[in-house]
RNA sequence: GUGACUACGGGCGAUGGCGUCCGCCUGGCUUCGAGCCGAACCGCCCGCUGAGGGCUGAUGACGCCUGUUCUACU
Numbered sequence: 001g002u003g004a005c006u007a008c009g010g011g012c013g014a015u016g017g018c019g020u021c022c023g024c025c026u027g028g029c030u031u032c033g034a035g036c037c038g039a040a041c042c043g044c045c046c047g048c049u050g051a052g053g054g055c056u057g058a059u060g061a062c063g064c065c066u067g068u069u070c071u072a073c074u
Stems, first nucleotide, its partner, number of pairs: 009026005016065006027037004043055004
């Protein structure tokens, strides 16, 4: 100096918040102020890879809160 793995930290998992668990990504450059770039991520169906049309869900999973919708009772 390079590569791999592990620990910690950070980011992410189609609409908000908290907790627990699970999964994924984790680098580079610079004028070193902090900026720029990159990774994970950005739902489903029909349709001509198009135009256009249709559909489910506040969860990655579970619990709670908030918002929204439907039904029943008071």

A computed fold for a 74-nucleotide RNA from Thermococcus sp., annotated as Fluoride riboswitch aptamer (crcB RNA motif). It matches the Rfam family "Fluoride riboswitch aptamer (crcB RNA motif)". The family has 289 seed sequences and 2,293 matches in Rfam 15.1. Rfam links the family to the GO terms response to fluoride and positive regulation of gene expression.